[in-house]
RNA sequence: CGCCGAAUCUCGCCCGCCACGGUGGGCGCGAGCCGGGGACCCAACCGUGCAAUGGGGUGAAUCCCGUCCGCCGAGCCCGUGCUCGGCCGGGUGGGUAGGGCUCUCCCCGCCCGAACCCGUCAGCUGACUCGGUAGGCGGCCAUGGGAGAA
Numbered sequence: 001c002g003c004c005g006a007a008u009c010u011c012g013c014c015c016g017c018c019a020c021g022g023u024g025g026g027c028g029c030g031a032g033c034c035g036g037g038g039a040c041c042c043a044a045c046c047g048u049g050c051a052a053u054g055g056g057g058u059g060a061a062u063c064c065c066g067u068c069c070g071c072c073g074a075g076c077c078c079g080u081g082c083u084c085g086g087c088c089g090g091g092u093g094g095g096u097a098g099g100g101c102u103c104u105c106c107c108c109g110c111c112c113g114a115a116c117c118c119g120u121c122a123g124c125u126g127a128c129u130c131g132g133u134a135g136g137c138g139g140c141c142a143u144g145g146g147a148g149a150a
Base pairs, nucleotide, nucleotide: 001138002137003136004135008031009030011028012027013026014025015024016023017022032133033132034131035130036129037128042123054121055118056117057116058115063095064094065093066092067091068090069089070087071086072085073084074083075082076081098112099111100110101109103148104147105146106145107144
């Protein structure tokens, strides 16, 4: 100077630095931004069977397939083996809904496709109410193409 993200800004106080113009850190109240809870109405709320399984929130971060391991069930077979099916199980590979890339859009290209929280409880939701305002990364001369804006 920029990027992801809500995660920025003013003021007051305290501490430090200072070229005395300012500047850094901490705390507090606010503003802005972000998220949760929370009526009427609306939605949902029927019955049966099996296996597994509480439910919910922030977030782009969901879902699918293969393979290996583990567990459960069944069959074969009497070897402690094989086969089939299942798992909201674990590892690993591939893909994918979706998301990001310096004014905007399109094409190309590259990247992400996580993590965490509530605690048995929450649909939407006005008034009302409760929280957050972190963290991580890139660059110093390079520029993918086209259209547009300012």
Model confidence (mean pLDDT): 79 of 100. A computed fold for a 150-nucleotide RNA from uncultured Streptomyces sp., annotated as c-di-AMP riboswitch aptamer (ydaO/yuaA leader). The organism belongs to Streptomyces, within Bacteria. It matches the Rfam family "c-di-AMP riboswitch aptamer (ydaO/yuaA leader)". Gene Ontology terms of the family: regulation of gene expression and cyclic-di-AMP binding.